[in-house]
RNA sequence: GCCCCCGUAGCAUAGUAGCCAUUGCGUCUGCCUCGUAAGCAGAAGGUCGCGAGUGCAACUCUCGCCGGGGGCU
Numbered sequence: 001g002c003c004c005c006c007g008u009a010g011c012a013u014a015g016u017a018g019c020c021a022u023u024g025c026g027u028c029u030g031c032c033u034c035g036u037a038a039g040c041a042g043a044a045g046g047u048c049g050c051g052a053g054u055g056c057a058a059c060u061c062u063c064g065c066c067g068g069g070g071g072c073u
Base pairs, nucleotide, nucleotide: 001072002071003070004069005068006067007066010025011024012023018056027043028042029041030040031039049065050064051063052062053061
């Protein structure tokens, strides 16, 4: 330098055009306990990497940029 894949909550992850963006861990609150852990119930937390485009509609498609990983010479 060229090619391919990935970027979604603090961490990991599903969703690949249309309903309020999914689940686990973690965090917080409550219950339980003499107390802690475990267990049970509930809650908060997302500019879906950034910008632009297409389209009635974009996390999803296209283009550019940024970041990460892999391959080729």
Source information: This is a predicted structure of a 73-nucleotide RNA (transfer RNA) from a Candidatus Woesearchaeota archaeon. Its mean pLDDT, the model's own confidence on a scale to 100, is 83. Its Rfam family is "tRNA". By type it is a transfer RNA.